RNA sequence: CCGUGCUAGGUGGGGCGCUAGCGGUGCCCUGACUCCCCAGCGAUGGGGAUGACCCGCAAUCCGCUAUAGCGGGACUGAAUGCUUCGUCAAGGGACUCUGCGGCAGGAUCAGCCUGUCGCCUGGGCGACGUUGACGGUUGGGUCCUCUGCAACGCUGGUGCGUGAACCUGGUCAGGUCCGGAAGGAAGCAGCCAUAAGCGAUUGUCAGCGUGUGCCGGAGGGUCGCCUGGCCUGAGUCGUUUGGGCGGCGAGCCCCUGACGCAGUGUUUCGACACGAAGUUGCACGG
Repeated sequence: CCGUGCUAGGUGGGGCGCUAGCGGUGCCCUGACUCCCCAGCGAUGGGGAUGACCCGCAAUCCGCUAUAGCGGGACUGAAUGCUUCGUCAAGGGACUCUGCGGCAGGAUCAGCCUGUCGCCUGGGCGACGUUGACGGUUGGGUCCUCUGCAACGCUGGUGCGUGAACCUGGUCAGGUCCGGAAGGAAGCAGCCAUAAGCGAUUGUCAGCGUGUGCCGGAGGGUCGCCUGGCCUGAGUCGUUUGGGCGGCGAGCCCCUGACGCAGUGUUUCGACACGAAGUUGCACGG
């Protein structure tokens, strides 16, 4: 140096998260192998898909403890391998600052904006108004007290009807009694009338009352409203829109906090790629 058979090793790495910690499952980045498309004669270049040997376990976690996934199998195998360090850097993390967003809290002097209320004022439209607006004055009403009248209700009287076996009246047939007779007496039923009572009806009278009255009288009151007379002589009212001032409420602006997004800066880890260094074993045969 060549060949054969082995063994160590290898068959991905990284960030976040989880954890006392490590690895894995999870999310993300990278992109080995494989496949596809395009350009090119080709070398090659560009783009895309998948996602790192297979099986079992695993977020209600799984396995482990500085040798920090475990168990089983397959392939590769000492080199185009493996390990370490450095550079670059996809990407991730931490911190700081800035801006934006919504949220919570505070503050709310001034400012902005909006809503609402009050006052003043301008414009548009409509209605009323010289058949008299606003205003002034006067009378009346609306209000209160008393009262008359009416209405209604209740009570009582009067009037009407009815109303008594006997204990009401009149008339009293029959009958009874007295009498010699003439005649007389009491008197039931009936009839008539009536008392208490009852009934109906309201006519009338008296008393009392009232959530009553296009009624009347007297007195009081009169802010407002309605209305009549008189004076004066041109506005008044409604609606809509604008301005000013003031009050109140919400919001913005202001401060603070945590969160989300975007960005600046610092720091940290860092795939891929590049570079350097280390290591490269055992047995047999030639």

A computed fold for a 286-nucleotide RNA from a Phycisphaerae bacterium, annotated as Bacterial large signal recognition particle RNA.
The coordinates come from a structure-prediction model, not an experiment, and the mean pLDDT is 77.
Its Rfam family is "Bacterial large signal recognition particle RNA". The family is grouped with related families in Rfam's "SRP clan".
A source record names the gene ffs.
The source organism's lineage runs through Bacteria, Pseudomonadati, Planctomycetota and Phycisphaerae.